[in-house]
RNA sequence: GUGUGCGGCCGCAAGGGUUCCGGCCGGGGUCAUUUCCCCGGCGUCUGGUCCGAGAGCGGCAAUCAUGCGAGGAGAAAUUCGCAUGAGGCACGGCGGGACAAAAGCCCGGGAGAG
Repeated sequence: GUGUGCGGCCGCAAGGGUUCCGGCCGGGGUCAUUUCCCCGGCGUCUGGUCCGAGAGCGGCAAUCAUGCGAGGAGAAAUUCGCAUGAGGCACGGCGGGACAAAAGCCCGGGAGAG
């Protein structure tokens, strides 16, 4: 310099829609009503549930390094345990897919660009 492989889990929030809850609107039931019940509509309803990042945040793990201990005939090696440290970087469509639906979800660290 080139090529190949890996890059996990949890929590959160940015963001996302509308099954369910709530909210709003209309109609009906009711002697009547802003309560209650039924039907329809609205996510162009702040919300609760829900979905949610490779390129967001936090934590953990895998893995690696060093040290100590165990094991071993042993100041050897494989292996096991513990402690400390590292655990990085990262521009990006169109289109398609899932759940009720959508998305910074998944295809996808893909195509492409540098």
A computed fold for a 114-nucleotide RNA from Methylovirgula sp., annotated as Guanidine-I riboswitch aptamer. Of the family's consensus pairs, 100% are formed in the model. Rfam family: Guanidine-I riboswitch aptamer. A reference for the family is Barrick et al. (2004), "New RNA motifs suggest an expanded scope for riboswitches in bacterial genetic control", Proc Natl Acad Sci U S A.